């Protein structure tokens, strides 16, 4: 400079054109003399824009950001 790939909760990971799960963190309560462990219960998330479409996290596109390989230059 090319070609791919990936971005989702604090972290790690599903899913997917119609209410986004989950496991680990984290809050609070229960149990216990305490502590660990269990258990109930809350908060927490679609990287950005734009399009298409009733309806986008999911399709399309454009930028970002990380990975990978290919190529230059040193």
């Nucleotide at each position: 400079g090319c070609g791919g790939a990936a971005u989702u909760a604090g972290u790690u990971u599903a899913g997917u054109g119609g209410u986004a799960a989950a496991a680990u963190g984290c809050g609070a309560c229960c149990u216990u003399c305490c502590c660990a462990a269990g258990g109930u219960u809350g908060a927490a998330a679609c990287g950005c824009g734009a399009g298409u479409u009733c309806g986008a996290u999911u399709c399309u596109c454009g930028c970002a950001u990380u990975c990978c390989g290919c190529a230059c230059u040193a």